About this RNA:
This is a predicted structure of a 72-nucleotide RNA (transfer RNA) from a bacterium.
RNA sequence: GCGGAAGUAUCUCAGCGGUAGAGCAUUGCCUUGCCAAGGCAAGGGUCGAGAGUCCGAAUCUCUUCUUCCGCU
Numbered sequence: 001g002c003g004g005a006a007g008u009a010u011c012u013c014a015g016c017g018g019u020a021g022a023g024c025a026u027u028g029c030c031u032u033g034c035c036a037a038g039g040c041a042a043g044g045g046u047c048g049a050g051a052g053u054c055c056g057a058a059u060c061u062c063u064u065c066u067u068c069c070g071c072u
Stems, first nucleotide, its partner, number of pairs: 001071007011023003018055001026042005048064005
């Protein structure tokens, strides 16, 4: 230099055009004589960044950043 993959909650990941979710973690409550375990609830996201298409974009298109893999 060329090609490919990944980037979404603290973390691990789903979601592939129609109101962004699960588990884990954190906080509160319930259950228990206490702990552990369990149940319920809450908080937490400019979906890596910028632009375009569309009535509507995490999703499609372009550019760009970071990480990883391959080729030269």